[in-house]
Molecule: Guanidine-I riboswitch aptamer
Organism: Cytobacillus eiseniae
RNA sequence: UGAAAUGUUUUCUAGGGUUCCGCAGUUUAUACUGGUCUGGUCCGAGAGAAAACUCACAGUAUUGCUGUGUCACGGAAGGAUAAAAGCCUGGGAGAU
Repeated sequence: UGAAAUGUUUUCUAGGGUUCCGCAGUUUAUACUGGUCUGGUCCGAGAGAAAACUCACAGUAUUGCUGUGUCACGGAAGGAUAAAAGCCUGGGAGAU
C1' cells in the first nucleotide's frame, strides 16, 4: 500500500519461568550459588475479562445516531526467547 472477516489492536488476568532487580547463602570481593525464593522488571490466552477501531445487518429524526453480531471438548511431539507457559505450530491431529 492492497487484500481479508467466527476481524485488528491495546490494557489486564489465569498461567509461566529466571535474563535483570530484590531476597537468602557463601565469599577478600563488584565474583559464585539458589525459582523446590513470597515478590518487581519480563512472557502471556482461538476456546479468559474490559475497551477502542473496523466489518455485516436492521432501525432512524440520514452525511449522523442507536441496536444486534452465535458456538467452541481437544492430546502427544516440536519451536522461540534468558527460560518456561492456556505463547507459536493450533478453531491443528483427533472427538462430538